[in-house]
RNA sequence: UUGGACUAGACCGGGCCGCUAGCGGUGGCUUGUAACCAAAAAUCCGCUUUAUGUUGGGGUCGAAGCUAGGUGAGAGGUUUUGAUGUUUAUGCAAGCACCAUUUUACUGGCGUCGAAGCUCUGUCCUUACAGGUAUUGCUCUAAAACGAACCCCGCCAGGGCAGGAAUGCAGCAACGGUAAUUUUAGUAUAAUACGCUGAAGGGAAACGGAGUGGAGCUAGCAAGAUGAAAUGCUCGCACAAACUAGAAAUCCAUUGCUUAGCGUGUCCAU
Numbered sequence: 001u002u003g004g005a006c007u008a009g010a011c012c013g014g015g016c017c018g019c020u021a022g023c024g025g026u027g028g029c030u031u032g033u034a035a036c037c038a039a040a041a042a043u044c045c046g047c048u049u050u051a052u053g054u055u056g057g058g059g060u061c062g063a064a065g066c067u068a069g070g071u072g073a074g075a076g077g078u079u080u081u082g083a084u085g086u087u088u089a090u091g092c093a094a095g096c097a098c099c100a101u102u103u104u105a106c107u108g109g110c111g112u113c114g115a116a117g118c119u120c121u122g123u124c125c126u127u128a129c130a131g132g133u134a135u136u137g138c139u140c141u142a143a144a145a146c147g148a149a150c151c152c153c154g155c156c157a158g159g160g161c162a163g164g165a166a167u168g169c170a171g172c173a174a175c176g177g178u179a180a181u182u183u184u185a186g187u188a189u190a191a192u193a194c195g196c197u198g199a200a201g202g203g204a205a206a207c208g209g210a211g212u213g214g215a216g217c218u219a220g221c222a223a224g225a226u227g228a229a230a231u232g233c234u235c236g237c238a239c240a241a242a243c244u245a246g247a248a249a250u251c252c253a254u255u256g257c258u259u260a261g262c263g264u265g266u267c268c269a270u
Stems, first nucleotide, its partner, number of pairs: 002269005009061004013031005021048005036057004065262009076251006085243004090238003094234004099227006106220005117212007124202004129198003132194006140186006152177003160169003
């Protein structure tokens, strides 16, 4: 020098933001010529004058490469600014739509067998008055039912008592009545309800009738005029907020060039 094997050596990522006294990690974002697996870790996990993750496991390498300075390109992030761009919100002005009134034209319906308007009136609305009806209560009258089992009346079978007898006495039931009670009808009265009648009033609208009046009334659509609030739409102006293009600064993965430092190992064979 060449071939094979090995690992003590190198590599298996980095950056920005955030957090932090500060560093690294878990967190968020980003980066690809390759960015190992697992555990714990945002009320956080490990570390300390330089901190270059902690714990456990694994992989690659024919020892490759690692570190620092300078310089060029540069994905991406952060900060500031930020539009005559975009979006949202508010206010103002104008116009249109919408609404009301009205004019004209067209079409339909009604109208001299009488339109609109006006007047009266009925329906409709109200009821402290008068009446009526109904209900209930009460007074009186008539009829009927019922009958205080005894402490209401009359008459009293049977039976009871007195008597020699005639006869008398008291008296239950039955019967007939009285009081209470109930029902029906009528009369007078009180209360309640009802607009049903009279009368008095109301009347914006609606329907009907009458009078007056003497040619329009009404519906639809189109165009125009006038007018008020809200709403919607269009455009303009002002203002506020947010987003972005752009600009500036800063950090920077990755990569080209260059300089310096460290390293370029072990074993076997030839």
Bacterial large signal recognition particle RNA from an archaeon, 270 nucleotides, folded computationally. It is recorded under the gene name ffs. Its Rfam family is "Bacterial large signal recognition particle RNA". Rfam classes the family as a non-coding RNA gene. The coordinates come from a structure-prediction model, not an experiment, and the mean pLDDT is 75. The sequence is in RNAcentral, with records from ENA.